The prediction has a mean pLDDT of 78.
This is a predicted structure of a 95-nucleotide RNA (TPP riboswitch aptamer (THI element)) from a Bacteroidota bacterium.
It was read from a public genome assembly, where an Rfam model found it.
Its Rfam family is "TPP riboswitch aptamer (THI element)". Rfam's curators write: Vitamin B(1) in its active form thiamin pyrophosphate (TPP) is an essential coenzyme that is synthesised by coupling of pyrimidine and thiazole moieties in bacteria. The literature on the family includes a 2008 paper in J Am Chem Soc by Thore et al., "Structural basis of thiamine pyrophosphate analogues binding to the eukaryotic riboswitch".
Of the family's consensus pairs, 100% are formed in the model.

RNA sequence: UUGAAUUUUUGGGGGUGCUGCUAAAGCAGCUGAGAAUAUACCCCUUGAACCUGAGGCAGACAAUACUGACGAAGGGACAGAAGUUCCAUCGGUGG
Numbered sequence: 001u002u003g004a005a006u007u008u009u010u011g012g013g014g015g016u017g018c019u020g021c022u023a024a025a026g027c028a029g030c031u032g033a034g035a036a037u038a039u040a041c042c043c044c045u046u047g048a049a050c051c052u053g054a055g056g057c058a059g060a061c062a063a064u065a066c067u068g069a070c071g072a073a074g075g076g077a078c079a080g081a082a083g084u085u086c087c088a089u090c091g092g093u094g095g
Base pairs, nucleotide, nucleotide: 001088003086004085005084006083007082008081009080010079011044012043013042014041016038017030018029019028020027021026050075051074052073057068058067059066
């Protein structure tokens, strides 16, 4: 010095389903990072965070956007600053 990882902060984007008590608020159960206020969680082109396709297809499940393919498909915020660590390279000094 480049790259990567990570922490803090600023800005931006996103989702919040299924089942039961039941008609609602609310409570409980399932999966998950997160199941609407938590500034929490995740993501910001190195983009599967998230949306369309999809009231779709296959397999499970009490049920589900639960899992898989679809997917080298089409969109999607086009990020900034400061620090720490590591790899590689270059330079200097000593042996």
Description:
NCBI's taxonomy places the organism under Bacteria, Pseudomonadati, Bacteroidota.